[in-house]
Context: one part of a larger RNA
Molecule: large-subunit ribosomal RNA, domain I
Organism: Janthinobacterium lividum
Formats: sequence, C1' cells, structure tokens
RNA sequence: GGCAUUUGGUGAAUGCCUUGGCACUCAGAGGCGAUGAAGGACGUGGCAGGCUGCGAUAAGCUGCGGGGAGCCGUCAACAGGCAUUGAUCCGCAGAUUUCCGAAUGGGGAAACCCAUCGCAUUAGCGAUAUCAUUUUUUGAAUACAUAGAAAAAUGAGGCAAACCGAGCGAACUGAAACAUCUAAGUAGCUCGAGGAAAGGACAUCAACCGAGACUCCGUUAGUAGUGGCGAGCGAACGCGGACCAGGCCAGUGGCUUAGGAUUAAAAACCAGAACGGUGUGGAAAAGCCGGCAAGAAUGGGUGAUAGCCCCGUAUGGGUAAAUUGAUCUUAAGUCCUCGAGUAGGGCGGGACACGAGAAAUCCUGUCUGAACAUGGGGGGACCACCCUCCAAGCCUAAGUACUCCUGAGUGACCGAUAGUGCACAAGUACCGUGAGGGAAAGGUGAAAAGAACCCCAACAAGGGGAGUGAAAUAGAUUCUGAAACCGAAUGCCU
Repeated sequence: GGCAUUUGGUGAAUGCCUUGGCACUCAGAGGCGAUGAAGGACGUGGCAGGCUGCGAUAAGCUGCGGGGAGCCGUCAACAGGCAUUGAUCCGCAGAUUUCCGAAUGGGGAAACCCAUCGCAUUAGCGAUAUCAUUUUUUGAAUACAUAGAAAAAUGAGGCAAACCGAGCGAACUGAAACAUCUAAGUAGCUCGAGGAAAGGACAUCAACCGAGACUCCGUUAGUAGUGGCGAGCGAACGCGGACCAGGCCAGUGGCUUAGGAUUAAAAACCAGAACGGUGUGGAAAAGCCGGCAAGAAUGGGUGAUAGCCCCGUAUGGGUAAAUUGAUCUUAAGUCCUCGAGUAGGGCGGGACACGAGAAAUCCUGUCUGAACAUGGGGGGACCACCCUCCAAGCCUAAGUACUCCUGAGUGACCGAUAGUGCACAAGUACCGUGAGGGAAAGGUGAAAAGAACCCCAACAAGGGGAGUGAAAUAGAUUCUGAAACCGAAUGCCU
C1' cells in the first nucleotide's frame, strides 16, 4: 500500500407518519363600500420579539341566550390574578373602532402638514370634495331673457376570483415563401351588470304535410356549402333530450316603498346503548376465557390493533330578542294607446358557415325614401301562383356558465426533492432603482420523567460517571439511519 471481516465517524437516502395540499360532489353564499370598504400604518399585554385578537373603552366593553369548572390566545415560561355571587368559552345583538386608503375641508413624498365656520368655551364635537338629477334663491355682456353663481335634497364614486353583455382590437403562427385567407373577433384594453348574465313569446321555420317563445345538451355532420376551391373555415332543417310560461301598453292591472297579521327557516347547545377477567409486556385496545348493546361496526383519541374507556356516531330535542323568507292585508307613490325619417333603395363597410359571388337575410356611415290590413314582410338573384307570418314599443322564471368564499362529504390523488411557491416566523428571508423574482426549512419520548449531584476542562464548549426511561447507539444537530467519503482493530498478501 492492497484485499477481506468487524467496528466507528460523516452523510442523509429509505421505511413509517401527517398538522398541509390537490381534485371533485352536494348544499349555502354570490358581494363589501361615504353609517367610510378592500388593503394597510401605528398602537394595544405585568414583562412583549413574531403570529393571532383588538383600537386611546385597544388579547378587550354591554345586554340576552347557551354552558358548568376551570381560566388569564400561541411560540413559552415567570410573576400576579379571575372563577359555583357561575369565570374562561360558544351563539345572537349592540357599544367603542387612532391614522392612511374612493379618502371627500385644502395640501401631500400614503399612514403626515395646514385650515375656515358653527356649538360648547381649559382639552372637545360637528360641518366644509367632485359629478349627476331635482328644487329654490339669485343673476351679466343686453331690455325681456339666457349663460353663470349660491344653497338644499337625493344618488354616484372605490374594491373584489371566475362566469356575462357591449365597444375597440393585434401579432407570432399556418398556408412548408407570401399579399386575399388563417391565427381570431382569440390575446389585450375599456365600459357596464347580475347571482347568474344574455336571449325570449314569431313580419320564425317548413313545404302544399305541418311545427309553434327563448336557452342548453346530443345528433344531423366534418354533411350541405364556403375557400389564392390552397391552408383551412364550416352550418341549418329535422330528430332525441333538459326545462317549460307567458304577459303588458288606463285596468277586476303592473311595479316600488312603508305598516300590520300569520307562518317557516336558521345558532350556540342538550340527551345519547353496551365489559369484565386472565397471562405476556414499559404500557393491552393484541392473545385466551366468559358476557353485553346495536335506528349507534363513518371517524378520531387513549402507553401496541377498543362496537361496549373518552370524544363522537344513529336517533331525538332545542329558545329570549334580533334576522331572513313566504303568504295575506292596508296605505302612499308611480306607470298612458299598437309602433315613419321606419321598411325598402343607391354608394361604402360589417355580420351571417357563405371571402361580391347568381347572393337572398341582418346591422348601418352617407344620400334618399313607401304602403297603412282593400295593406305589409318572408319562403337564398328575380317574376307569377301558392303557403306562411305581422317589423319599426316593453317585461319575463326554469333548464345554462362560474367559484374569491362557507359547511358537509368523497378519492385505484400526494405524503416533505411529492402535494400549493408556502405542512415550519411564506409571498417570509433574500435579490432587484423598479416592475418584479423568490427559497430552504416537518418527526426525542407514552409522558420532559429534557439528565439532580460528582469529576476533567477556562466558572466555557465538550466529555466521563450517576440518575430518568422499555430503550439514551431515543440526549435535544434527538425516529429509522442506505451509499459515496474518512478512520480504527484483526486476518491475509506485497
């Protein structure tokens, strides 16, 4: 030095676990905000750093209800207190709720600075933004007026995950290049609304038979078509389902608001069956023996695997006030006639599966412009016959879409390099001027019983005894503890 065996160090894989995630189902909720939101800043505890809660009444105040022995949130103790004269805790309702933020008295480099008026007069309280609508009072050039001004009342403003309607609207890409075309009316921006939105009660389809609002799904069908007839785009009728609902324009009416009556729902919470012995073991719920209950063998916990130990579960019960819904009723307010600058036409665009095409149909920037049920629209150029419907007014549930959020539940979903970026002080630490980017990090033990005391050492770190424990090679870098890598001992070889 090599090999082998053994035994250690380092290291963290693996196994087991789960506080956290992921996907979905069924219900609920689908908004919050000038009565100041969402989101924050700063405070607030006996000591107080983070998180949580709360707001100068500051881990809290009041009332009502529940509950019944412990409690003063957590990391996490110490001190000091509270509580059967009912605390802590839970539910409902209320009070307080600094400053910033739509932020709204003015300003501003958010959480700060500076005002005016009124009332109280030591400190304090209230009002004062803008826009829209309405009303009132005023009021120029300019006579009447109007513009304008002032005041009051009412409303709005901002935030929020997707879903929805409307306006504006790309490019990469594909066409194996590229211009029509495609991507795509997509992404994006803007406005607006609701719990859904939109649409909706035939000037519709159909085909000589008939159907009968709208929406959504399946099919028709990758069909008919459209298309530098390239790439591609791509229906409808009909059929089968989901769901079904029709009304109104002066009336036996609708809608809104307010009051009254009746009724229902919903909380905390309450009751809730039935087991003992035995040996092993640190511990019994496992084994063995013998019982019991079941409208309860979903589940979780307890020192190993418990129907009968605990929490629960099935089942049953539960109320003051407030809240919400439904129905009935009363009052007040409000709402007016069948649709002309319309249909149609010319020019230019757009939408229709349909790119101007034989191009009907729909929308309209512009120019025009009817008829009046003895009438008018449509049936894919157009004409006739025939059939069918009645535009230019309004409303309308359900079936459909979505999930920031709440509750219950499910999983041939994950199990700490997985599953959310985050199971932990996570949108934290850290990085960036900024927009923004963005981690790592779980496990002692049944119970801290977390190692009194002694010794070495520097009154340290660390270690050796002792002690606890079933176990300390479970000792806090703590379950298990692989490999790479580094030692030691022994054997063999050189």